[in-house]
RNA sequence: UUCCCGCCAACGCCGAAUCCCGCCAGGAGGCGGGAGCGGGGGACCCGAGCACCAGGGGCGCAUCGCUCUCCGAGCGUAGGGCACUCUUCAGCCCGAGCCCGACAGCUAACCUCGCAGGCCUUGAAGAGGAGCGGU
Numbered sequence: 001u002u003c004c005c006g007c008c009a010a011c012g013c014c015g016a017a018u019c020c021c022g023c024c025a026g027g028a029g030g031c032g033g034g035a036g037c038g039g040g041g042g043a044c045c046c047g048a049g050c051a052c053c054a055g056g057g058g059c060g061c062a063u064c065g066c067u068c069u070c071c072g073a074g075c076g077u078a079g080g081g082c083a084c085u086c087u088u089c090a091g092c093c094c095g096a097g098c099c100c101g102a103c104a105g106c107u108a109a110c111c112u113c114g115c116a117g118g119c120c121u122u123g124a125a126g127a128g129g130a131g132c133g134g135u
Stems, first nucleotide, its partner, number of pairs: 012119003018035007036115006046105001055103001056100004064076005079094004084128007
């Protein structure tokens, strides 16, 4: 000097998952409240044929197809993400999981729930915008 790995911090990324206040503690914790953001239930109208059960439904980008040595894996795919926003070009990545429990269409009033968790990078061109510095 270069490269690789690990740890910490900052800036930031995915996501609704942030901010403020009060009390008890004297403590980093606990309890409660508010704002904001997000989800579910819930009329008229509209939609919905009936029966059966092999059910049905919700959050989420995470759905569907094919194959195999087959309950596991592989290849794709709808969809989604990658440091201000949009467009174009190229590149990389995800494409899970969980919940309700026989029950829910939409839905005003109304009722109710959550505010977690996981990470450290992708460049170029054009347009627009924001900030900083100088005069």